[in-house]
């Protein structure tokens, strides 16, 4: 100096005027007035998941349905987080992995290829064995011909999966035997299952142990099997006030019914109810922010989280606030605006400061 | 705010237990007519929204982005 990995932090500042929303004093029957301190994120996003909250029985039971899927902890829960294990990428630091099971069944592999699922012979390799042809020799027969032996053709049957050729995939790897040629057909030494042993909560890993010639190829982000978990909706939930109408039509059901939002039954609850059409309001209170909060010592633990004590109040609008101007400073400012609330994953973005790896240089 | 669907030819739409993506309308060429039009016969035109993944093989299966349409108040 370069190239990368990782973990934290910030999110232009500072002052003055004007303005917007809620709070609290205080003065006033009141309208109002004056003072004071607050007012957007790491992601407020997407709405991918989990929980509170609130209605329906405090949610029951069975089927269907859907989610999750290596162990082990954390945690209100989780598809998140932490830790290990295994696999993969990477010289390395380190980072990815929807990572149960195709020796439960079921199903799928176009196209090419001989042949694609209890394997298959198109090329090629051989033809030991039978058969055929064409030959040596013997015997037997007057002859036709018979028999027996030995060689050769690669011509039939037939054997081979080691070599070529097709595919994304052709049913362990190398040697050496072996054989006609071949081939776990034998055997070594690798690798694989499987069982024991040990280590380890566990996944797993190890094994100078035994034991199987080798079955068992891919696809489950295919049906499917095995655990486990999951009842719906959603704050436009939900409760109360106030104020207005035509307390209206139609159509469907008729107590073995109907509805109580979930896809059927079963049970609880209710007793007229649902849809649509047509009328009327377009107000206000509550939920509504004190919360699995947030800051800091301390302890427990590898972490992730927990536990003690102290501290501290940090937006709550409801047409919907959080701006605008002007000054001065810098490195000239990305992404982007809360709508019940929280824990997390994903996605947008601009900086800074720590660690830690590997290259080049110089000393 | 919150639910739910969708994105495939120039425009409306099919398509699928994954295996080379069609159909009508519209363009263009022919034919038919004297001449349009209707008909017929053929042709071109696709980043299956975009980007990863899962599989030999992805419009399809998962996943994350982008657009775009619905439907949600209350009273009797």
């Nucleotide at each position: 100096g370069g190239a990368g990995c990782u973990g934290g932090c910030c999110a232009g500042g500072c002052a003055a005027u004007c303005g917007c929303u809620g709070c609290c004093c205080g003065c006033g029957c009141a309208a109002g007035c004056g003072g004071g301190g607050a007012g957007a994120g790491g992601a407020a996003a997407g709405u991918c998941c989990g929980g509170g909250c609130u209605c329906c029985a405090c949610a029951g039971g069975g089927c269907a349905g859907g989610g999750u899927g290596c162990c082990a902890g954390g945690u209100a829960a989780c598809g998140c987080c932490u830790g290990g294990g295994a696999g993969g990428c990477g010289c390395a630091a380190g980072c990815c992995u929807a990572c149960g099971g195709c020796u439960a069944g079921u199903g799928c592999a176009a196209c090419a290829g001989a042949g694609a699922g209890c394997a298959a012979a198109c090329c090629g390799c051989c033809g030991a064995u039978g058969g055929c042809c064409u030959u040596u020799c013997c015997c037997c027969g007057c002859a036709a011909g018979g028999g027996g032996u030995g060689a050769g053709g690669a011509u039939c049957a037939g054997g081979u999966a080691a070599g070529g050729g097709u595919g994304a995939a052709a049913g362990g790897g190398u040697g050496c035997g072996g054989u006609a040629a071949g081939a776990g057909c034998g055997c070594a030494c690798c690798g694989c299952g499987c069982g024991g042993c040990u280590g380890g909560c566990a996944a797993c890993a190890g094994u100078u142990c035994g034991u199987g010639g080798c079955a068992c190829g891919g696809u489950a982000a295919a049906c499917c099997c095995c655990a486990c978990c999951c009842g719906g909706a959603g704050c436009a939930a939900g409760a109360c006030c106030a104020a207005a109408u035509a307390g209206g039509a139609a159509u469907c059901c008729g107590u073995u019914g109907g509805c109580g939002u979930g896809g059927c039954c079963c049970g609880c609850g209710c007793u007229g109810g649902a849809u649509u059409c047509g009328g009327g309001u377009a107000g206000g209170u509550c939920g509504c922010u004190u919360g699995a909060g947030c800051c800091g010592c301390g302890g427990a633990g590898u972490g992730a989280u927990c536990c003690u004590c102290g501290g501290c109040c940090u937006a709550g609008a409801u047409g919907a606030a959080u701006g605008a101007u002007u000054g001065c400073c810098c490195u000239c400012g990305a992404c982007a605006g809360a709508a019940c609330c929280c824990g997390g994953c994903u996605u947008a973005u601009g900086g800074c400061c720590g660690g830690c790896u590997c290259c080049c240089u110089u000393u | 705010g919150g639910g739910u669907g969708g994105u495939u030819a120039g425009c409306u739409c099919a398509g699928c237990u994954g295996g080379u993506a069609g159909a009508g309308c519209a363009u263009c060429g022919c034919c038919c007519u004297u001449a349009c039009a209707a008909g017929g016969c053929g042709a071109g035109g696709g980043u299956c929204a975009c980007a990863g993944g899962u599989u030999c093989a992805a419009u399809c299966c998962c996943u994350g982005u982008a657009c775009c349409a619905c439907c949600c108040a209350c009273c009797a």
Predicted 3D model of RNase P RNA and transfer RNA as a complex of 439 nucleotides. Rfam match: Bacterial RNase P class A. From the family's description: Ribonuclease P (RNase P) is a ubiquitous endoribonuclease, found in archaea, bacteria and eukarya as well as chloroplasts and mitochondria. The family's RNA type in Rfam is ribozyme. The coordinates come from a structure-prediction model, not an experiment, and the mean pLDDT is 82.